[in-house]
Context: one part of a larger RNA
RNA sequence: AGUAUGCGGAGGAUGCCUUGGCACGAGAAGGCGAUGAAGGACGUGGCUACCUGCGAAAAGCUUCGGAGAGGCGGUAACAGCCUGUGACCCGGAGGUGUCCGAAUGGGGCAACCCUUCCCGAGUAAUGUCGGGAAACACCGCGCUGAAUUCAUAGGCGUGGAUGAGCAAACUGGGAGAAGUGAAACAUCUCAGUAACCCAAGGAAGAGAAAGAAAUUCGAUUUCCCUAGUAGCGGCGAGCGAAAAGGAAACAGUCUAAACCGUACGGCACAUUCAAGGAUGCAACCGUUGUGCCGUUGGUGUUGCGGGACCUUUCGACUGGAUUGCAUGACAGUCAAGGAGUAAGAAAUCAUUUUGUUAGCUGAAUUUUCUGGAAAGUUGAACCACAGAAGGUGAUAGUCCUGUAGGCGAAAACAAAAUGACUCCUGAAGGGAUCCCAAGUAGUACGGAGUAAGUGAAAUUCUGUACGAAUCUGCCAGAACCAUCUGGUAAGACUAAAUACUCUCUCGUGACCGAUAGUGAACAAGUACCGUGAGGGAAAGGUGAAAAGAACUCCUAACAGGAGAGUGAAAUAGUACCUGAAACCGCAUACUU
Numbered sequence: 001a002g003u004a005u006g007c008g009g010a011g012g013a014u015g016c017c018u019u020g021g022c023a024c025g026a027g028a029a030g031g032c033g034a035u036g037a038a039g040g041a042c043g044u045g046g047c048u049a050c051c052u053g054c055g056a057a058a059a060g061c062u063u064c065g066g067a068g069a070g071g072c073g074g075u076a077a078c079a080g081c082c083u084g085u086g087a088c089c090c091g092g093a094g095g096u097g098u099c100c101g102a103a104u105g106g107g108g109c110a111a112c113c114c115u116u117c118c119c120g121a122g123u124a125a126u127g128u129c130g131g132g133a134a135a136c137a138c139c140g141c142g143c144u145g146a147a148u149u150c151a152u153a154g155g156c157g158u159g160g161a162u163g164a165g166c167a168a169a170c171u172g173g174g175a176g177a178a179g180u181g182a183a184a185c186a187u188c189u190c191a192g193u194a195a196c197c198c199a200a201g202g203a204a205g206a207g208a209a210a211g212a213a214a215u216u217c218g219a220u221u222u223c224c225c226u227a228g229u230a231g232c233g234g235c236g237a238g239c240g241a242a243a244a245g246g247a248a249a250c251a252g253u254c255u256a257a258a259c260c261g262u263a264c265g266g267c268a269c270a271u272u273c274a275a276g277g278a279u280g281c282a283a284c285c286g287u288u289g290u291g292c293c294g295u296u297g298g299u300g301u302u303g304c305g306g307g308a309c310c311u312u313u314c315g316a317c318u319g320g321a322u323u324g325c326a327u328g329a330c331a332g333u334c335a336a337g338g339a340g341u342a343a344g345a346a347a348u349c350a351u352u353u354u355g356u357u358a359g360c361u362g363a364a365u366u367u368u369c370u371g372g373a374a375a376g377u378u379g380a381a382c383c384a385c386a387g388a389a390g391g392u393g394a395u396a397g398u399c400c401u402g403u404a405g406g407c408g409a410a411a412a413c414a415a416a417a418u419g420a421c422u423c424c425u426g427a428a429g430g431g432a433u434c435c436c437a438a439g440u441a442g443u444a445c446g447g448a449g450u451a452a453g454u455g456a457a458a459u460u461c462u463g464u465a466c467g468a469a470u471c472u473g474c475c476a477g478a479a480c481c482a483u484c485u486g487g488u489a490a491g492a493c494u495a496a497a498u499a500c501u502c503u504c505u506c507g508u509g510a511c512c513g514a515u516a517g518u519g520a521a522c523a524a525g526u527a528c529c530g531u532g533a534g535g536g537a538a539a540g541g542u543g544a545a546a547a548g549a550a551c552u553c554c555u556a557a558c559a560g561g562a563g564a565g566u567g568a569a570a571u572a573g574u575a576c577c578u579g580a581a582a583c584c585g586c587a588u589a590c591u592u
Base pairs, nucleotide, nucleotide: 001591002590003589004588005587006586007585008584009583015577016541017540020512021511022509023508024507025506026505027504028503029501030500031166032165039100040099041098042055043054044053046078050074051073061094062093063092064091065090066089070082071081072080105114106113107112115134116133117132118131119130120129121128136163137162138160139159140158141157142156143155144154170201171199172198173197174196181188185234211217221248222247223246224245231239232238252493253492254491255437259298260297261296263295264294265293266292267291268290269289270288276285277284278327279326280325281324282323283322303471305436306435307434308433309430310429311428312427313426315334316333317332318331319330336425337424338423339422340421348420349419350418351417352416353415354414355413356412357411359407360406361405365380366379369376381398382397383387389401390400391399442466443465444464445463446462447461448460473488474487475486476485477484528535529534548576551563552562553561554560
């Protein structure tokens, strides 16, 4: 030195475990914010580094419910307190809530500095202290007020919980790549994707046919299918519908115009005692009247075209217009019928029910043996609308928490129903006249978007230039024309079925089990790195219970160890379950 065996050291694999994750389902919620958010800084405990809670009223204050014996967070000890006059704890509603932050009195290198005014405390007085107000934009009202007469702009004051900022995905819009694929690459693809910006909602968007089609259907949306079809395509790579059919869910409405009226404003005409004052007659009044335009109320909303307009007819009562009588129209109230806060107008309240935010009740067992410990074993029982699960010194239906079942709210919130309340509403006929959305439709050129790359390319959008028609109208049916058929553009609103999950509750898993599963089971977005944007760890397990080793000894003496003691076990001693391998020793045997 090697080999073998035994005993150790070092190391932290493996096994077992789980406080943490991951995915999904159902329900809820889908926002918070100038009444100051999200997120922070700094404080706050008798002693307090960190986390948690809270805010100078600071691990907390008030009140109303629940619960009922202990409590003063993680966190032990010391010191000291609270508590059946109900503490601690749980839930509802309040109060307080420093400073920064949209940050908003001004400033600023966030958590700091400096003001003005009003009220108050204090001072001899000033300084000082406490409370309140003071940003910008927009909207309403009022007062003023230029160039410029009226006016307008502007200014000043006052009122406004009107806005701003934050937030995971989903939605609509704006603008918009490249790596890649085409085995190179340019049209093409990736892809209208990513990243960026704007806006909103609990969903968004779309939506009641100028449809789709072929003689039929009847708003939109989503899913299945149609179908990898019809097609598009350096006809390469690739891209890729729609109708029909079957389901989910269903809901329809309001304007513009024609016409009528009111009041106000503008313009034009008129100055005749006329016009006019609903109509007729009579009287009376009389400075405003008429036309057009604008604002405003009514009407009206459709495609077997509709409406206006004209004619005829129509529940009750009341009302006044300058007066009387009569007529008609109008207005109001009631009746009848219908509807409603999700559109179609809109606000609130009451009652009831259900639910959410604390909780309560809830059956049934003992023995023998082994063991440190019984839930194991043995024997004998019991409950079950409960044999889900977790815990308890090993494996418990009957020990504990629970489970099935049943019950429960002073307060706040949500939903539904009913009522109050509110809103709407007659019919027939006629076809002469009027209306039926204009720089629109369409055309040309340039683009975009439709599965579709300009093509024979319809339909949709629009940058530029032209530029119609009004129902005997106009558009579409995939160039275009005719016939036929369908629809009615150029205004608007609209629930549900659909998408998503920062968040809450309940539940599930042929999901992970500490190099896994979130980056994070631990003081984790921490330590640490970086000027910064940003990057970003490692790190779980004594034991049933600390019973965490009194006392003695060695000692280079707050280390480490040997005894003693605890414990079932200390080769379970806080470097703590198990404790593999590499690696390092000791002893013995053999070999060289």
Notes: This is a predicted structure of a 592-nucleotide part of an RNA (large-subunit ribosomal RNA, domain I) from a Bacteroidota bacterium. Its Rfam family is "Bacterial large subunit ribosomal RNA". The prediction has a mean pLDDT of 81. The sequence was found in a public genome assembly.